[in-house]
Context: one part of a larger RNA
């Protein structure tokens, strides 16, 4: 350097958009850089392999001979990769009609509960547990009516349902915005895949500045369990959890499965289209694309399973793995206000 892997055994960056670079669809032309073949030089000698010879053999020495897989030049080949050059449309866009949706944002409404406030009513308990205590209550609690405040957070619909790159996104209405799917074939004419680096999004907690604050509750007090009880159980409760700006940059960021494109039995739900049958119409039956799920045949797998949503067959980029501990430390370095993030070792040891 070739070879081997990455669902669970070590290993897919948390996702993306994109830079460098790889890697690329049909048809003709043409060019010779890659390639491919013929020459010429050149590859020193000794060594090494092959075949003789000479020393009694052999080591050793001597002749020949092949090959010395490479370079330079140079004279053709043009299939294939690459340059030029025309040119298609099937890849990608885009233009039109459509519906579908918890896709982002912002702004406003809205009804159900909790909790607190004032009134009335009403009278001795209420809460909470496995049983009990703290707690709350005669200064009037819990119950229950009216009436008011104030912050979250949308029950039923609700569905292995929808969208969304991923995080993730649930009342209603309005405004502004991103993406996907369907048809018919009107347009551009390989504009295409991946992406080292780079940038950007990134759940919860956490931080920084102001605000807010009903519930819940790290911490923390008390009350019980216990041999003990720095818990589990109960009463309370502060930061947080809410907003608005900036930061952080991690997660069993999981499908523990990169992305793209192609090909490969079937059967059966469900989302959203789109044609045909059928009908007065609706439904119903076929059929197709596209998403989401089960189950299963080749094949694949150490098994487990996966199977058109591959872990199958094939190609292309990209990211990673090489024994367990030590250690995702420790040093620098770099980002961050910190917390700590992201790079990432060794002794020694089994």
């Nucleotide at each position: 350097c070739u070879g081997g892997g990455c669902g669970u055994a070590a290993a897919g960056a948390g996702c993306a958009c994109g830079u460098a670079g790889g890697c690329g669809g049909g048809a003709c032309u043409u060019u010779a850089a890659g390639u491919c073949a013929g020459g010429u030089g050149u590859g020193a000698a000794a060594g090494a392999c092959c075949g003789g010879g000479g020393c009694u053999c052999a080591a050793c020495c001597u002749c020949g001979g092949g090959g010395u897989u490479g370079c330079a030049c140079u004279u053709g080949a043009a299939a294939c990769u690459g340059g030029a050059g025309u040119u298609c449309u099937u890849g990608a866009g885009g233009g039109c009609a459509g519906g579908a949706g918890a896709g982002g944002a912002a702004a406003g409404c809205a009804g159900a509960a909790u909790u607190c406030c004032u009134g009335g009513u009403g009278u001795a308990g209420c809460g909470g547990u496995g049983a009990a205590a703290u707690g709350c209550g005669u200064a009037g609690a819990a119950a229950u009516c009216a009436g008011g405040a104030g912050g979250a957070a949308u029950a039923c619909c609700a569905g292995u349902g929808g969208c969304g790159a991923a995080g993730g996104c649930g009342g209603c209405u309005u405004u502004c915005u991103g993406g996907a799917c369907u048809g018919a074939c009107c347009c551009u004419g390989a504009c295409g895949c991946u992406g080292a680096g780079g940038u950007g999004c990134g759940a919860a907690a956490g931080c920084g500045u102001g605000g807010g604050u009903a519930g819940c509750a790290a911490a923390c007090a008390g009350g019980a369990u216990u041999a003990g009880a720095u818990a589990c159980c109960c009463u309370g409760g502060u930061a947080g959890u809410c907003c608005a700006c900036g930061c952080c940059g991690u997660a069993a960021a999981c499908g523990a499965u990169g992305g793209a494109u192609a090909c490969u039995a079937g059967g059966u739900g469900u989302a959203g289209g789109a044609g045909g049958u059928a009908u007065c119409g609706a439904c119903c039956c076929c059929u197709u694309c596209u998403g989401u799920g089960c189950c299963g045949c080749a094949g694949c797998u150490a098994a487990c399973g996966c199977a058109a949503u591959a872990a199958g067959u094939a190609u292309c980029c990209c990211g990673c793995c090489u024994g367990g501990g030590g250690a995702g430390u420790a040093c620098g370095g770099u980002c961050g206000c910190a917390a700590g993030g992201c790079u990432g070792a060794a002794a020694c040891u089994c």